[in-house]
RNA sequence: GCGUUCGAUGGCGAUGGAGCUCGCCUUUACGCCGGACGGCUGAUGGCUCCUGCACCCAG
Numbered sequence: 001g002c003g004u005u006c007g008a009u010g011g012c013g014a015u016g017g018a019g020c021u022c023g024c025c026u027u028u029a030c031g032c033c034g035g036a037c038g039g040c041u042g043a044u045g046g047c048u049c050c051u052g053c054a055c056c057c058a059g
């Protein structure tokens, strides 16, 4: 110097996980309403799925 193998390559987007993608953050990113106690919706920021929960129907 070359080749092969291994390791490292941040975090967030309100309830678990996977792939792709987008945006945001170091004074930090992190649903809505409300002055506060509190209340409402939703397992995704978006797309495609898995799982969990609730309800209904059939056998």
Stems, first nucleotide, its partner, number of pairs: 010025004016050006031040003
Model confidence (mean pLDDT): 77 of 100.
A computed fold for a 59-nucleotide RNA from an Acidimicrobiales bacterium, annotated as Fluoride riboswitch aptamer (crcB RNA motif).
The sequence was found by an Rfam model in a public genome assembly.
Rfam family: Fluoride riboswitch aptamer (crcB RNA motif). Rfam 15.1 lists 2,293 matches to the family in 1,982 species. Gene Ontology terms of the family: response to fluoride and positive regulation of gene expression.